SAM riboswitch aptamer (S box leader) from a Bacteroidales bacterium, 108 nucleotides, folded computationally. The source organism's lineage runs through Bacteria, Pseudomonadati, Bacteroidota, Bacteroidia and Bacteroidales. It matches the Rfam family "SAM riboswitch aptamer (S box leader)". Gene Ontology term of the family: regulation of gene expression. Its mean pLDDT, the model's own confidence on a scale to 100, is 84. The sequence was found by an Rfam model in a public genome assembly.
[in-house]
């Protein structure tokens, strides 16, 4: 990098570094940003995918399901994945789906 499955309306910020654009890509919008953003490091925190503990089911359980903790592996800590774009519904506001992306786990 490819594939499969799941999730993406919740949640969680301080310090130091750095010094110009940033919010994945293209376009439009909107927002953040010299009152220092994006990014990097440290610390703190959030969440609960894996892992862990208990339960339920069952002939059996490392499957599925429920509950719990948060010392481990990841992830995350502006705005729904910031919004729209393609399809469907709708008079509109809006709603649903797909694609893409991100993350996790497994596999190649």
């Nucleotide at each position: 990098g490819g594939u499969u499955u799941a999730u993406a309306g919740a949640g969680a910020a301080g310090a130091g570094g750095g010094g110009a654009g940033a919010g994945a890509u293209u376009a439009g919008g909107c927002u953040c940003u010299g009152u220092g953003a994006u990014c990097c490091u440290c610390u703190a925190g959030c969440a609960a995918c894996c892992g862990c503990a208990g339960g339920a089911u069952g002939c059996a359980a490392c499957a599925c399901c429920c509950u719990g903790a948060a010392a481990g592996g990841u992830g995350c800590u502006a705005a729904c994945a910031c919004c729209u774009a393609c399809c469907c519904u709708g008079a509109a506001g809006a709603g649903g789906g797909a694609a893409u992306u991100a993350u996790a786990a497994a596999u190649u």